RNA sequence: CGAUGACAAAGGCACCCCGGUCGCGAGGCCGGUCCGCACAGCCAGGGGCCUCAUGCAGGUCGCCCAGCCACCACG
Numbered sequence: 001c002g003a004u005g006a007c008a009a010a011g012g013c014a015c016c017c018c019g020g021u022c023g024c025g026a027g028g029c030c031g032g033u034c035c036g037c038a039c040a041g042c043c044a045g046g047g048g049c050c051u052c053a054u055g056c057a058g059g060u061c062g063c064c065c066a067g068c069c070a071c072c073a074c075g
Stems, first nucleotide, its partner, number of pairs: 001075002004073002012037002017032006035062001041068002045065003048060004052055001
């Protein structure tokens, strides 16, 4: 530098669901749970899907692409 993940190692996150809470809502946050994840880390720029009080509106990155960052191993 690459983002390749076979062999490991140390760890990390936390689906659905439940409780609480915020929101008109999609959904978010906190706690429990742990289906899974080599970025299931960040980001709403593009697309998809979803919502509504239909707009130069909102949500979703654990739907995809792009951008940024990144442990260990490997090259």
Notes
c-di-GMP-I riboswitch aptamer from a Thermoleophilia bacterium, 75 nucleotides, folded computationally. Its mean pLDDT, the model's own confidence on a scale to 100, is 87. Rfam family: c-di-GMP-I riboswitch aptamer. Rfam describes the family as follows. GEMM was predicted in a large-scale screen for bacterial structured RNA regulatory elements.